[in-house]
A computed fold for a 265-nucleotide RNA from an Anaerolineae bacterium, annotated as Bacterial large signal recognition particle RNA. The organism belongs to Anaerolineae, within Bacteria. Rfam family: Bacterial large signal recognition particle RNA. Its family is annotated with signal recognition particle, plasma membrane targeting and SRP-dependent cotranslational protein targeting to membrane, signal sequence recognition in the Gene Ontology. It is annotated as a non-coding RNA gene.
């Protein structure tokens, strides 16, 4: 070099979590790759680091080992955006209050403006005099089986008589009370009055007189300024997402290169 027969190996890999630490199940990428039995408060193992059984296949398109690419997937207070929570009234805005400067329109005035004095009314008090309202009086009617009045039939008493008494019903009147008038009369009250007379208090309003002899009222637009309120912006911190960057692991996938024993011809 062929050929047989065997062996190592190989029949998926990766992240991130989990672990002291490695490998599995779960989960994501990759993208097609025997089979059965274990596992999340799990399960095997210890740097030769998944255990236990059964199958194929084989030294190469398939197995090792470097370089390249580069899915995905971790850290990262490197830079940028947008949200979200939070502090803060210093800044830029909003916003409401005071203080001060200024003073536009308009109004009003020589039919007399500020200002000045002098009334009046508006409040308060007493007191008249009216009205109102309660009581009283006065006046009108009722009103006592006897214990209130007068008059007292009949009966009753004294008395020899003339004659005297006391008295019930009835009639008349009255007292305490009841009920009514409301003309008058007296007491008394008020958030009482186109009302009259004292006094008062007088800030403020309304309203006049007299000196006066030209302003007076008004407050827009807006300036300064002081102390407050608000977190929109613009700060400061916590976090949460997306984009670039930076490190790290890395699957598919190309590329180089390297791989054993026997027998025979």
């Nucleotide at each position: 070099u062929c050929g047989u027969g065997c062996u190592a190996g190989a029949c998926g890999g990766g992240g991130a979590g989990c672990u002291a630490g490695c490998g599995g199940u779960g989960c994501c990428c990759u993208g097609u790759a025997c089979c059965c039995g274990c596992a999340a408060a799990c399960c095997g193992c210890u740097a030769u680091a998944g255990c236990g059984g059964g199958g194929u296949u084989g030294a190469a398109u398939u197995c090792c080992u470097c370089c390249c690419c580069g899915a995905g997937g971790g850290c990262u207070g490197g830079c940028c955006c947008g949200g979200u929570c939070u502090g803060a009234g210093c800044c830029u805005g909003c916003u409401g209050c005071g203080g001060u400067c200024g003073g536009a329109a308009g109004g009003u005035g020589u039919u007399g403006a500020a200002g000045a004095u002098u009334g009046g009314g508006u409040c308060c008090u007493g007191c008249g005099c009216g009205g109102c309202g309660a009581g009283g009086g006065c006046c009108u009617u009722c009103g006592a089986a006897c214990c209130c009045c007068g008059u007292c039939a009949g009966g009753u008493c004294c008395g020899a008589g003339a004659g005297g008494a006391a008295g019930c019903a009835g009639c008349g009147g009255u007292a305490a009370g009841g009920a009514g008038u409301u003309u008058c009369c007296c007491u008394u009250g008020g958030g009482u009055g186109c009302c009259g007379c004292a006094g008062g208090a007088g800030c403020g309003c309304c309203u006049g007189g007299u000196c006066g002899g030209a302003g007076c009222c008004g407050g827009a637009u807006g300036g300064c300024u002081g102390g407050g309120g608000u977190a929109a912006g613009a700060c400061g911190g916590g976090g949460c997402g997306g984009g670039c960057g930076g490190u790290u692991c890395g699957a598919c996938g190309g590329g180089a290169g390297g791989u054993g024993c026997a027998c025979g011809a």